[in-house]
Context: one part of a larger RNA
RNA sequence: GAAUCAACGCUGGCGGCGUGCCUAACACAUGCAAGUCGAACGCGAAAGUCCCGCAAGGGAUAAGUAGAGUGGCAAACGGGUGAGUAACGCGUGGGUGACCUGCCUUCGAGCGGGGGAUAACGUUCCGAAAGGGACGCUAAUACCGCAUGACAUCCUGUCUUUUAAGAGAUGGCGAUCAAAGCGGCGUCGCAAGACGUCGCACUCGAAGAGGGGCCCGCGUCCGAUUAGCUAGUUGGUGAGGUAACGGCUCACCAAGGCAUCGAUCGGUAGCCGGCCUGAGAGGGCGGACGGCCACACUGGGACUGAGACACGGCCCAGACUCCUACGGGAGGCAGCAGUGGGGAAUUGUUCGCAAUGGGCGCAAGCCUGACGACGCAACGCCGCGUGGAGGAUGAAGACCUUCGGGUCGUAAACUCCUUUCGAUCGAGAAGAAUUCCUCCCGGGUGAACAAUCCGGGAGGUUGACGGUACCGAGAGAAGAAGCCCCGGCUAACUCCGUGCCAGCAGCCGCGGUAAUACGGGGGGGGGUAAGCGUUGUUC
Numbered sequence: 001g002a003a004u005c006a007a008c009g010c011u012g013g014c015g016g017c018g019u020g021c022c023u024a025a026c027a028c029a030u031g032c033a034a035g036u037c038g039a040a041c042g043c044g045a046a047a048g049u050c051c052c053g054c055a056a057g058g059g060a061u062a063a064g065u066a067g068a069g070u071g072g073c074a075a076a077c078g079g080g081u082g083a084g085u086a087a088c089g090c091g092u093g094g095g096u097g098a099c100c101u102g103c104c105u106u107c108g109a110g111c112g113g114g115g116g117a118u119a120a121c122g123u124u125c126c127g128a129a130a131g132g133g134a135c136g137c138u139a140a141u142a143c144c145g146c147a148u149g150a151c152a153u154c155c156u157g158u159c160u161u162u163u164a165a166g167a168g169a170u171g172g173c174g175a176u177c178a179a180a181g182c183g184g185c186g187u188c189g190c191a192a193g194a195c196g197u198c199g200c201a202c203u204c205g206a207a208g209a210g211g212g213g214c215c216c217g218c219g220u221c222c223g224a225u226u227a228g229c230u231a232g233u234u235g236g237u238g239a240g241g242u243a244a245c246g247g248c249u250c251a252c253c254a255a256g257g258c259a260u261c262g263a264u265c266g267g268u269a270g271c272c273g274g275c276c277u278g279a280g281a282g283g284g285c286g287g288a289c290g291g292c293c294a295c296a297c298u299g300g301g302a303c304u305g306a307g308a309c310a311c312g313g314c315c316c317a318g319a320c321u322c323c324u325a326c327g328g329g330a331g332g333c334a335g336c337a338g339u340g341g342g343g344a345a346u347u348g349u350u351c352g353c354a355a356u357g358g359g360c361g362c363a364a365g366c367c368u369g370a371c372g373a374c375g376c377a378a379c380g381c382c383g384c385g386u387g388g389a390g391g392a393u394g395a396a397g398a399c400c401u402u403c404g405g406g407u408c409g410u411a412a413a414c415u416c417c418u419u420u421c422g423a424u425c426g427a428g429a430a431g432a433a434u435u436c437c438u439c440c441c442g443g444g445u446g447a448a449c450a451a452u453c454c455g456g457g458a459g460g461u462u463g464a465c466g467g468u469a470c471c472g473a474g475a476g477a478a479g480a481a482g483c484c485c486c487g488g489c490u491a492a493c494u495c496c497g498u499g500c501c502a503g504c505a506g507c508c509g510c511g512g513u514a515a516u517a518c519g520g521g522g523g524g525g526g527g528u529a530a531g532c533g534u535u536g537u538u539c
Base pairs, nucleotide, nucleotide: 001539002538003537004536006535007534008533009532010531013384014383015382016381017380018379019377020376021342026340027339028338030337031336032335035073036072037071040070041069043067048061049060050059051058052057080295081294082293089220090219091218092217093216094215095214096213099212100211101210104208105207106206107205108204109203110202112146114144115143121136122135123134124133125132126131152176153175154174155172156171157170158169159168160167181200182199183198184197185196186195187194188193221267222266223265228258229257230256233255234254235253236252237251238250239249240248270292271291272290273289274285275284276283277282297318298317299316300315301314320331321330322329323328348374350373351372352371356370357368358367359366360365387417388416389415390414397408398407399406400405421479424473425472426471436460437459438458439457440456441455442454443453444452482528483527484526485525486524487508488507489506493523494522495521496519497518503510504509
């Protein structure tokens, strides 16, 4: 000098864009943060209003609504944190002849016919509660057989490529494995329903895209005042297990494997793209944003599933907190806000799904503390303003003085002008905008001028921010300057006070009566500016 997730002191006008618990991965009150689908399924209220009735009560509507339940998909994403980890964790380049892949895209084939349950519900019992039991009823795209079934899998031949077949091609007596419907429209039918068609689902298979698993080369901090480490250890055979290779696990056999090119042990640490500095080489860092990893009160475990060993799922153990009728239960903010605590130190218990993105749904739509916004903080960067022009041999005042004068100083006053920003008033429902709804036209499919799908056109609807941005009007220099320094380094000097005192200080050093070095002193000056200094840290 530059930089900073900064803090502290003094000061503080405005705007834009960013950033904001680095400490206790400490403990958490409260609210919200993951739901959705009635076009899978069976149930199914109440208040209110109306009617009948003397009343009790009944009926209609509310409404097949609210609601819970079965079922499907999602919940493994998104969001947080950096504790652990020196490791194939990460980075980079490869391998998979050892693998998986829901939703999506393309292609091929199919979707036949049956069965038994169960929740909800009803009755009843236990319990303080959380919850649970018994009996009875019922549905499905829930569950289970049967049929069919291939280029799929297994078995068994041949051929091709290859170092090597679990790759490809072509055969075979054979064996194994599927499925589910729902909705719209049309025709027929009294209806139930059947048929046709379209759409969405469903099953099997092949491929793709995207995603992931595993393996390998190289790279990846400090300590030798850590020199030896290792028994599933190293390898083999066989088996089990996995989507898959493998001591991954097990039985048996062998005695190996690693290490001064630093094993082992100890310390520290998430890694990277990048960021800071520097002419570069290098050094330091890894906050925000993006990628990967790990974790979710602590430790362990599996279940479900295409995917988890699962932050707002389950089970066990532990610590802690809460409820309890003492028998037993409930909980997990390193999600967004917020509280206590720790600390030099870090914000609102705000608004909205209008946009972008995500989940579910045919869709309308619902959910979304992701996200978009607003708010707080000079924490940072950038921009703007605090007025402009004229104005004296130069007012007053202050300071200095060699007493002549000099400086503050065109500075002020005064004259003329401007009005950014701010404040006030007005206008502005701008843009962010596509989705969605209705109608019309054309095309595909279709028996069809139904329906449905695609494209085009017209009209209508939707804004949290926000009466915000922007624009305009009137007024008036009006509302807006501090901080640090002035001995040398280092730009900038005098007076007074003090008298080795009080004090200063980054280093050298100042101060003991003329201190340019002390003083919240006076004047003057230098630097910087809504900031300026100090402290910490890095180069």
A computed fold for a 539-nucleotide part of an RNA from an uncultured bacterium, annotated as small-subunit ribosomal RNA, 5' domain.
Rfam family: Bacterial small subunit ribosomal RNA.
The full RNA is in RNAcentral, with records from ENA, Greengenes and SILVA.